[in-house]
């Protein structure tokens, strides 16, 4: 710098307490066994491959590079925008909490 991130896809053996990337809140997994190494499996199609196309670009297949196999990149934080409640009390508006949408901040993978 450019594309994608809401989908998909687990088992065995070794070992033993910690892990969800980072920080701060929530909220999960985990002695029925985290992480991490092994060896198998499996998902997906970035790049490569093969077929069309003038190009964009469409399709295919999965034996090479990578990558992935709780949970939306687990939510969230930051601005804006609907929408609902609640407080007020005649309403609205600011406020404060939800849902949900758009952008940004960080991060992942690929080229």
């Nucleotide at each position: 710098u450019c594309a994608u991130c809401g989908a998909g896809a687990c088992c065995g053996g070794c070992u033993g307490a910690g892990g969800g990337a980072u920080u701060g809140g929530g909220c999960c997994c985990g002695a029925a066994g985290a992480a991490g190494c092994c060896g198998g499996g499996g998902c997906a199609a970035c790049c490569g491959c093969c077929g069309c196309c003038a190009a964009c670009g469409c399709g295919g297949a999965a034996a090479g590079g990578u990558g992935c196999c709780a949970a939306c990149u687990c939510c969230u934080g930051c601005g804006g925008g609907a929408u609902c409640a609640u407080c007020g009390a005649c309403a609205a508006c600011a406020g404060u909490g939800g849902u949900u949408c758009c952008g940004g901040c960080a991060g992942a993978u690929g080229a």

Predicted 3D model of a 111-nucleotide RNA (SAM riboswitch aptamer (S box leader)) from a soil metagenome.
Model confidence (mean pLDDT): 83 of 100.
RNAcentral holds the sequence, with entries from MGnify.